This is a predicted structure of a 109-nucleotide RNA (SAM riboswitch aptamer (S box leader)) from a Kiritimatiellales bacterium. Lineage of the source: Bacteria > Pseudomonadati > Kiritimatiellota > Kiritimatiellia > Kiritimatiellales. Its Rfam family is "SAM riboswitch aptamer (S box leader)". Gene Ontology term of the family: regulation of gene expression. The coordinates come from a structure-prediction model, not an experiment, and the mean pLDDT is 76.

RNA sequence: CAAGCAUUUAGAGCGGCGUGAGGGGACUGGCCCAGUGAUCGCCCGGCAACCUGGAAAUCAAGAAUAAGGUGCCAAGGCCAGGCUUUGCAGCGCAAAGCAACGAUGUGUU
Numbered sequence: 001c002a003a004g005c006a007u008u009u010a011g012a013g014c015g016g017c018g019u020g021a022g023g024g025g026a027c028u029g030g031c032c033c034a035g036u037g038a039u040c041g042c043c044c045g046g047c048a049a050c051c052u053g054g055a056a057a058u059c060a061a062g063a064a065u066a067a068g069g070u071g072c073c074a075a076g077g078c079c080a081g082g083c084u085u086u087g088c089a090g091c092g093c094a095a096a097g098c099a100a101c102g103a104u105g106u107g108u109u
Base pairs, nucleotide, nucleotide: 004106005105006104007103008102013044015043016042017041018040022033023032024031027081028080029079030078045073046072047071050069051068053065077101082098083097084096085095086094087093088092
């Protein structure tokens, strides 16, 4: 790294410095952000509780908490795409669910 497993509608920046035109993973179609500075890098701040530390309660299953390792801090993973069901309706639209893909964490060898 890959398989597997868990999560993926909550939460958190009008910050500083540098960079300088594209960005929201890829494709298509939308929508949105962006010289009133996007993106990226660093610093500071914050969120969260996966790992870890911690330790209340219980027969057992690990609450509060957050020093440390990740992660994250526009919009549901921005929305849709494939399948199923339902409704309207008339061959498309809407809603719900699932899958696929992606992301993050964990993690055997």